RNAcentral holds the sequence, with entries from Rfam and Ribocentre. This is a predicted structure of a 183-nucleotide RNA (Lysine riboswitch aptamer) from Metabacillus indicus. Rfam family: Lysine riboswitch aptamer. The family has 47 seed sequences and 3,224 matches in Rfam 15.1. Rfam's curators write: Riboswitches are metabolite binding domains within certain messenger RNAs that serve as precision sensors for their corresponding targets. Rfam links the family to the GO term lysine biosynthetic process.
RNA sequence: UGAUGAGGUAGAGGCGCGAAAAAGAAGAGUAGAUAGUGUGAGGAUGACAACUGAGAUCACUAUACAAAAGGCUUUUUUGCCGAAGUUAUGCAGCAUGCGUCAACAUCUGCACAGCUGGGGUUACCUUGAAUAAGGGUAACACUGUCAUUGCAGGGAUAUCUGCAAUGGUGGGCUACUGAUCGU
Numbered sequence: 001u002g003a004u005g006a007g008g009u010a011g012a013g014g015c016g017c018g019a020a021a022a023a024g025a026a027g028a029g030u031a032g033a034u035a036g037u038g039u040g041a042g043g044a045u046g047a048c049a050a051c052u053g054a055g056a057u058c059a060c061u062a063u064a065c066a067a068a069a070g071g072c073u074u075u076u077u078u079g080c081c082g083a084a085g086u087u088a089u090g091c092a093g094c095a096u097g098c099g100u101c102a103a104c105a106u107c108u109g110c111a112c113a114g115c116u117g118g119g120g121u122u123a124c125c126u127u128g129a130a131u132a133a134g135g136g137u138a139a140c141a142c143u144g145u146c147a148u149u150g151c152a153g154g155g156a157u158a159u160c161u162g163c164a165a166u167g168g169u170g171g172g173c174u175a176c177u178g179a180u181c182g183u
Stems, first nucleotide, its partner, number of pairs: 001182004007177005014081001016080009033063006042051001046101003084116004089111005095106003117143002120140008144169011
């Protein structure tokens, strides 16, 4: 000094990512409770139990220091920079939802595969109580980094700095370094 590899360690991006705790909004003056009026036989089911003309169910009205969960936001602390997220599939747990079991849904863990450099804005679709937030698609700029080209500047050269355009991008990029094969 060249080549090869998902080598190792450290590091950068910024409205950067995750977790925990606290507070808050919403859910909601809703569900439920109690009382009343009307109605009048089932309410629900896969099964059982329990309730029910001593009034099921449904509707309405009133009362009051009348909820909760999933989802969300902010702050602080902390761990981090494929951080992590998301989607599909499979397996397991049997945590939550029903009085019980089953089923189902949600949740949690693991495995595997796909996608995403980062956050943002807008539109449509979708989940959602939602004007929150998440997911999908498309568009738009912004931004990190590298390569190439051009312009400008510095320098004796190697090359460095700034700007612009195009393209790549986390299996990336930067610094140091190990290994193998060469010159």